Notes: The prediction has a mean pLDDT of 82. The RNA shown here (transfer RNA) has 77 nucleotides and comes from an Alphaproteobacteria bacterium. Rfam family: tRNA. The family's RNA type in Rfam is transfer RNA.

[in-house]
This record gives sequence, C1' cells and structure tokens, in this order.
RNA sequence: CGGGGAGUAGCGCAGUCUGGUAGCGCACUACACUGGGGGUGUAGGGGUCGCAGGUUCAAAUCCUGUCUCUCCGACCA
Repeated sequence: CGGGGAGUAGCGCAGUCUGGUAGCGCACUACACUGGGGGUGUAGGGGUCGCAGGUUCAAAUCCUGUCUCUCCGACCA
C1' cells in the first nucleotide's frame, strides 16, 4: 500500500441478508426461601448500536466518508 473480517448494556454475543418497539446469557440492584454463606425464585435498573454525513414517514440494518482492532497478501529490511 491492496483486499477481507470485527466494533451493539460492565463482560461474551445475537439481531443487519429482507428497514418497522434494541435483545439473549453472565454480571449488577431489591425482595423472598435459608441461622448465615452459597444456591434458587420473583421483580427491576443499565444502550448516542465506534464516529460523522446522506437516503427514507421510519436506519443497528441501506449509501458515502472516517477511526480503532484483527487476518491475508504485496513492498522494504
């Protein structure tokens, strides 16, 4: 330098193809069961969907640019 993949809750991920209320597991908070811990159950909180712009009635999803991480290749040594 060229090409591919990834970025969504504290952590790990799904959802994107085919636009229509942002989800799952763990974790966290409260309560209950227990003498306590652990465990289980019930309820609950937490999101600028990397960033910016565009299209649209409506964008995590489509388009453009850009940042970070990563893989492959090329180049240099």